[in-house]
RNA sequence: GCUUUAUCAAGAAGGACGGAGGGAAAAGGCCCUGUGAUGUCCUGGCAACCCAAUAAAAGUUGGGUGCCAACUCCUCCCCUCUCAAAGAGGGAAAGAUGAGGC
Numbered sequence: 001g002c003u004u005u006a007u008c009a010a011g012a013a014g015g016a017c018g019g020a021g022g023g024a025a026a027a028g029g030c031c032c033u034g035u036g037a038u039g040u041c042c043u044g045g046c047a048a049c050c051c052a053a054u055a056a057a058a059g060u061u062g063g064g065u066g067c068c069a070a071c072u073c074c075u076c077c078c079c080u081c082u083c084a085a086a087g088a089g090g091g092a093a094a095g096a097u098g099a100g101g102c
């Protein structure tokens, strides 16, 4: 990198560095950001996908990952409700993470 599969409405912040944009990608919206964001590191926390031990089970402990603004921030493509618009619901696509395969 490709692929299979499961999940994606819940949950979880302080410090240091740094100094301008950031929220995956094109577009639209909305939002965060010099009261210092995004990012990196440290500490802390959340969670429970995988492994091990233990246990009748629930679970507990340790380890490997992951995560800690907003539903995966929302929409985009298709379908349904709808005269239509707005809105709602479902699905796809794309993406993220775990585990397996190549």
Stems, first nucleotide, its partner, number of pairs: 001102008013043005021032003027075003044068003049064006072094001077091005